This is a predicted structure of a 72-nucleotide RNA (transfer RNA) from Parcubacteria group bacterium Gr01-1014_3. The coordinates come from a structure-prediction model, not an experiment, and the mean pLDDT is 81. It matches the Rfam family "tRNA".

């Protein structure tokens, strides 16, 4: 150097080209308890960067960064 796979909340992880980007857990309030645990409701929180396709892109394409595999 080819070459493929990957990148979403703080972490883990969904989402036929049509969402307010959804789920656990963590984290703040509230309610419950004498108090904590635990359980119930609740709120914040994310699409690695640029670009193009498209009426619409998290999703297709193209560069770049960055892991990670295979192969000289």
């Nucleotide at each position: 150097g080819g070459c493929c796979u990957c990148a979403u909340c703080g972490u883990c992880u969904a989402a036929c080209g049509g969402c307010u980007a959804g789920g656990a857990c963590a984290g703040c309030c509230c309610c419950c308890u004498u108090u904590c645990a635990c359980g119930g409701g609740g709120c914040a929180a994310a699409u690695a960067g640029g670009g193009g396709u498209u009426c619409g892109a998290u999703u297709c394409c193209c560069c770049u960064u960055g892991a990670g595999g295979c192969u000289a």